[in-house]
RNA sequence: UGAGUCGGCCAGGCGGCCGCGUACCGCGAUCCUCCAUGGAGGUGAAGCGGUCCGAGGAACGUCCGGACUCCACAGGGCACGGUGCUGGGUAACACCCAGUCGGGGUGACCCGCAGGAAAGUGCCGCAGAGAACAGACCGCCGAUGGCGGGUCAGUCUCCGGAGUGAUCCGCACAGGCAAGGGUGAAACGGUGCGGCAAGAGCGCACCAGCAUCCGGGGUGACCCGGGUGGCUCGGCAAACCCCAUCGGGAGCAAGGUCAGACAGGGAGAGUGCGGCCCGCACGCAGACACUCCCGGGUAGACCGCUAGAGCCGUCAGGCAACUGCCGGCCCAGAGGGAUGGCCGUCACGGAUACGCAAGUGUCCGAACAGAAUCCGGCGUACGACCGACUCACCAC
Repeated sequence: UGAGUCGGCCAGGCGGCCGCGUACCGCGAUCCUCCAUGGAGGUGAAGCGGUCCGAGGAACGUCCGGACUCCACAGGGCACGGUGCUGGGUAACACCCAGUCGGGGUGACCCGCAGGAAAGUGCCGCAGAGAACAGACCGCCGAUGGCGGGUCAGUCUCCGGAGUGAUCCGCACAGGCAAGGGUGAAACGGUGCGGCAAGAGCGCACCAGCAUCCGGGGUGACCCGGGUGGCUCGGCAAACCCCAUCGGGAGCAAGGUCAGACAGGGAGAGUGCGGCCCGCACGCAGACACUCCCGGGUAGACCGCUAGAGCCGUCAGGCAACUGCCGGCCCAGAGGGAUGGCCGUCACGGAUACGCAAGUGUCCGAACAGAAUCCGGCGUACGACCGACUCACCAC
C1' cells in the first nucleotide's frame, strides 16, 4: 500500500426565530354559594401567555419467548405441535455465554437443520452392467471342459488313412475374476508382500473404521492410551417413525368502571267516561299531559397506561453470558395519532484550488427510518468513526 477478519462506539453539538403534543400555572366567558346590590369564595369552555418534558438502534418485520388480563381446567393417557451435542445464564426462549465434535478458509476467523439408520416401514432421479443379502459393459484369465492345428509314441488298416495317449500352439464357446477403465452424490475398506490361470481379506503385516473390554483425564459432550474380535457393515429422519423433553385457549379492539339520547314498547298514577244519586272500590280509554322501567350496559367518557425482569455509576463473584450489594436518576404515553422547519456557527466526511509543510479558501454531503400494553431476543434496513488481528507485496 492492497485485500480481509473480529470487536467497540456514535446517530451531530451550541445559539436565534417560527411551529406541534400532554401535564401544570396565570388571565379568562359562564354558572353556583354567601353577605348583600356591590363585593368575597368556588367553577373554570373557547382562546391567549408562561414553565417542564417530548422516539430508535433498529421505535420496523410481527418470527420466537415471557409479564399482564379474561375464559377453561380432578388425575392420568391419546392426538397435535415445538425443541433436539454438553455444561451454564435467564422470568422464559427457536436467545446468549463457555466448551465438545464435524465442516470451510493459506490465515485472522467463520459455519453447523449436531439424538436414533446393527427397532420397523419407505425412498435413492439421471447416468450406469450393477444403487443394497449388488453387479459384469470394456477389460483380465481361460486352470477345468469344448473346438481347430502341430510334434512324438504305440495300436488298427482295404496303405488313402482312422482313432487313442502325452505335449505344445491357437480360438474365446462354456466357464472363472473383480485388479484396472468407465458411470455416478454414493459402487461393498486403504497400502504393501505373498498367492493365483487371472484375481480377490484368499493369507499375512501395517493403517482406517466398527463392535467389545480395560486403564487414565473431564461435572459432561468427549479426549488420550492399550487389548480382543470377525475381517468391513452405504446414504436420507427438513420421509413416516422411535426416544427424550416442553406446550390449555384467546389477546390491551385483553379486561374493568361510570353511563346518555331518538324511534318503539311496558307499568303506575292523573284526567275523562260507565253501571246506580253521591263517595269508595271496580271496569274502559284511539287521542292528551306526568313519572318510572325496557330500549342498553349501546354511543361516549374514564381506568388499564407506563416506576420498569428500568437506566447510570462504584465495588464484589464469575473465563464469559450474567448475578449481587450500595448510591444516584425519572426517561413519550397519544387516541385522526405530537417531537418539525429555517438561519448562523463549530465539529465530521468528500471533491477541488493554493502552499515545501503545518494549514487556508471554495463547493457539496449527512443515511435507515417514526412509539401506541410492556419487556427479553432474533431477523431485516442503514450512515460515519475508532481499535485489535490476519494474509500478500514493497521499502528501510